[in-house]
The RNA shown here (Lysine riboswitch aptamer) has 175 nucleotides and comes from Sporomusaceae bacterium UBA7701. The organism belongs to Sporomusaceae, within Bacteria. It was read from a public genome assembly, where an Rfam model found it. The coordinates come from a structure-prediction model, not an experiment, and the mean pLDDT is 78.
């Protein structure tokens, strides 16, 4: 010095990941409101309050008429466990006349998935959009092993996982 172990920095995978902003489609001529007509006693809720013969719930017609989550596109921002999912815990927030329940948002810990795509099934969703979980399939990046060659590498095959890989740097160890 190489190899081994610890720490740091910078990178790569591409139909790569996420965020808010703007516009558009859709949600939807739906919910809801008003008027008229019918009709005649309950309606509604987890419960209570409440509403109803001054005619509710319901049915029909007319008029008016939304929103949210999610989606597409654009430029921008943050990035490469990017991010997603599951379980658990804690506190807070909003949803409401009140109580309860549940879900949603945020934080932390643990576990799991290299990445995108297609197909099938389940869940969420208005949805044939999209998301998500599981399974399968090929593709792709990376490393290990094997083989061949055109031998700093390329190709093929098999397999593993991001707690990985590459580069660089520092400490330690060996000598």
């Nucleotide at each position: 010095a190489c190899a081994g172990g610890g720490a740091g920095u910078a990178g790569a995978g591409g139909u790569g990941c996420g965020g808010g902003c703007a516009a558009c489609a859709g949600g939807a001529g739906u919910a809801c409101u008003u008027u008229c007509a019918g009709g005649a006693a309950g309606a509604g809720u987890g419960g209570u309050g409440u509403c109803g013969a001054u005619g509710a719930u319901c049915u029909g017609a007319a008029a008016g008429a939304a929103a949210a989550g999610g989606g597409u596109u654009g430029a921008c921002c943050g990035c490469c466990g990017a991010a997603g999912u599951g379980c658990a815990a804690a506190a807070g927030g909003a949803c409401u006349g009140c109580c309860a329940g549940g879900g949603c948002c945020u934080u932390u810990g643990c576990a799991u998935u290299g990445g995108g795509c297609u197909u099938g099934c389940g869940c969420c969703g208005a949805a044939c959009a999209g998301g998500u979980g599981c399974a399968a399939g090929a593709c792709u990046g990376u490393c290990a092993c094997c083989a061949a060659a055109g031998u700093a590498u390329u190709u093929g095959g098999u397999g593993g996982a991001g707690c990985g890989c590459u580069a660089u740097c520092u400490c330690u160890c060996c000598g």